[in-house]
C1' cells in the first nucleotide's frame, strides 16, 4: 500500500429496519451475619466511533473519515 472483518454501558456481549437500546460482570445502596466473605434484593450508568445519505422510521441498510483486528504485497 491492497483486500476482508470489526466499532453498542467501565469490561464481555445481545438487540428481525418498527414501543422508551438490554443482559452478565463491575460500581452504588440494602438484607442476611457478632463481623467478613459468599448468597439474595434494589439500583446508577448510553453522543450505539464520527460526518453524511436512503427511508414514514436507522444500533441495524449505503458512502466518506477515524480507531482496532486478520490476510496479502513491498522490504533495494
Nucleotide at each position: 500500500g491492497c483486500u476482508c472483518c470489526u466499532g453498542u454501558a467501565g469490561c464481555u456481549c445481545a438487540a428481525c429496519g418498527g414501543u422508551u437500546a438490554g443482559a452478565g460482570c463491575a460500581g452504588g445502596g440494602g438484607a442476611c451475619u457478632c463481623a467478613u466473605a459468599a448468597u439474595c434484593c434494589c439500583u446508577u450508568g448510553g453522543u450505539u466511533c464520527u460526518c453524511g445519505g436512503u427511508u414514514c422510521g436507522a444500533a441495524u441498510c449505503c458512502g466518506g473519515g477515524c480507531g482496532g483486528g486478520a490476510g496479502c504485497a513491498c522490504c533495494a
Transfer RNA from Prosthecobacter sp., 76 nucleotides, folded computationally. Its Rfam family is "tRNA". By type it is a transfer RNA.